Predicted 3D model of a 107-nucleotide RNA (SAM riboswitch aptamer (S box leader)) from a Frankiales bacterium. Lineage of the source: Bacteria > Bacillati > Actinomycetota > Actinomycetes > Frankiales. The coordinates come from a structure-prediction model, not an experiment, and the mean pLDDT is 87.
[in-house]
RNA sequence: CGCUCAUCCCGAGGGGCACCAGGGACACGGCCCGACGACGCCCCGGCAACCAGCGCGACUGCGCCAGGUGCCAAUUCCGUCCCGCGGAAGCGCGGGGAAGAUGAGGA
Numbered sequence: 001c002g003c004u005c006a007u008c009c010c011g012a013g014g015g016g017c018a019c020c021a022g023g024g025a026c027a028c029g030g031c032c033c034g035a036c037g038a039c040g041c042c043c044c045g046g047c048a049a050c051c052a053g054c055g056c057g058a059c060u061g062c063g064c065c066a067g068g069u070g071c072c073a074a075u076u077c078c079g080u081c082c083c084g085c086g087g088a089a090g091c092g093c094g095g096g097g098a099a100g101a102u103g104a105g106g107a
Stems, first nucleotide, its partner, number of pairs: 001106001003105006013044005022033003027080004045072003050068002053064004076099001081096006
């Protein structure tokens, strides 16, 4: 960067800092977190296993490891657009998009 592919209902918290006040990507709606200090930053701890490494006559696989990333409220917190089913309706359920995040690549 309007690029490609994969994954996104699993999992994992303590401490410290502050002339911190809003935060949960964006818009709107909902819902939640937050002066009992959220969000952020730092330290420690942890989770996971995409890539790297190692092993396996089995290789679009399985296992080991934890070096490079990532992550540690809520499904990516939920909805918004399309399709299907149900309903008189508000709406509910299922599927798919869009957008986003992370990784590995590409330009």